Order: sequence, then C1' cells, then structure tokens
RNA sequence: UUAUAGUACACGCUCAAUUCCGAUUCUCGGAAGCGGGGGAACCAAGCAAUUGGGGUGAAUUCGGUGAACAACCGAUAGGGGAACUCUCAACCCGAACCCGUCAGCUAACCUCGUCAGCGGAAAGAGGGGUGAA
Repeated sequence: UUAUAGUACACGCUCAAUUCCGAUUCUCGGAAGCGGGGGAACCAAGCAAUUGGGGUGAAUUCGGUGAACAACCGAUAGGGGAACUCUCAACCCGAACCCGUCAGCUAACCUCGUCAGCGGAAAGAGGGGUGAA
C1' cells in the first nucleotide's frame, strides 16, 4: 500500500415500519407520525365462470430445459442507490407472504401494522439548504 474477515462508534440504504411518555422495567401499555384493510349515496358492474375470487408489495409477463403447479436459464412490465430534479453510461432487484368462497368505488364509521434485512453510483446541468463575512 492492497485484499479479505471480524468488532466498535458514527453515518447511511430498502421498507409504512420512526419519535415520545409511563410503568409493576429487558417486557408491557399509551400517544403522535407514517402506512394498510373493511365500509353508503352517486357512479361502475349486471352475462358466464369453483378452472373460484381477493389483498400487501416494484416484484408482472413471455420463452427455453424439464414428467412436473419443482428447479434452472434467458428476457421483461416495474423498482432501488448517501438532501432534490433532469440527462447520460454502468450496477443491483424483478421476491415472498396473507385472506378463505368473501370484499368495485366509497363520507361517516370500524379495524390492523409500526417488523425485518443490509453497507458505500461516477460524470454533467439545474435548483435548494446551512454557516461565516
């Protein structure tokens, strides 16, 4: 000096998933903020369909191998990255789970969640914030 791994602190990323208060204090309760679901009129729908239908989420769809709704490969709608936007080349993701025959939208109203997992994008242009003088 470089690479890899671990630890600590800080900082930051995906996500709604953060902050505060109290207590019988290692757990529980509450509040705010953020987020999801159900739920009128009007509107939409009105047929058929159990091969059901629906929800959270960016995560949908197509092709190939394969006995296979398995698995793998390729692509793709779509999504992500250090305060913001755009352009541009590159990188990454493109899952998983839930309801249980049932739900269009939806004011009032009702109800639920606030986990988990990670570690370092360059350049250009525009615009913004803070501090100092």

The RNA shown here (c-di-AMP riboswitch aptamer (ydaO/yuaA leader)) has 133 nucleotides and comes from a Bacillota bacterium. The source organism's lineage runs through Bacteria, Bacillati and Bacillota. Model confidence (mean pLDDT): 75 of 100. Of the family's consensus pairs, 92% are formed in the model.